[in-house]
RNA sequence: AAAGGUAGCUAGGGUUCCGGUCUUUUAAGAUGUCUGGUCCAAGAGCAACCGACUCUUAAAUAGAGUUACACGGAGGGAUAAAAGCCCGGGAGG
Numbered sequence: 001a002a003a004g005g006u007a008g009c010u011a012g013g014g015u016u017c018c019g020g021u022c023u024u025u026u027a028a029g030a031u032g033u034c035u036g037g038u039c040c041a042a043g044a045g046c047a048a049c050c051g052a053c054u055c056u057u058a059a060a061u062a063g064a065g066u067u068a069c070a071c072g073g074a075g076g077g078a079u080a081a082a083a084g085c086c087c088g089g090g091a092g093g
Stems, first nucleotide, its partner, number of pairs: 004050003008046002012040002017037002019034001020031004051067006069089001071092001075087003
C1' cells in the first nucleotide's frame, strides 16, 4: 500500500424454507447426532470483469505487460443459525 471494487463459484458452514427420517390420523409435531436442494461463504481459495500502474504510440476508448507476498489465537457481532462470514492482512508471531 489500488494489499481496490463487483457479481459468480468452491473448500467450508449451519437450519429459516424444501426434501429426508421419526412419531402419527393424509393434519400436526420432533429431528441438522440427516447424504441433500434453497441459503451463508474465504485477506492469506478458484476463475471472470472493472479499476489502478508500466511500456509502445502523435494521441487514444488501440496493443503488450504488471497487480508480488501473506504464520495467526482467544473473544465479540450479524442472520433462522453457523462458519475459513464481519471486527480482521486486527492482537500476537

The RNA shown here (Guanidine-I riboswitch aptamer) has 93 nucleotides and comes from uncultured Halarcobacter sp. Its Rfam family is "Guanidine-I riboswitch aptamer". Rfam links the family to the GO term regulation of gene expression. On this family, see Battaglia et al., RNA 2017: "Structural basis for guanidine sensing by the ykkC family of riboswitches". From the family's description: This family represents a conserved RNA structure found upstream of the ykkC and yxkD genes in Bacillus subtilis and related genes in other bacteria. The prediction has a mean pLDDT of 85. The organism belongs to Halarcobacter, within Bacteria. The RNAcentral record of the sequence draws on MGnify.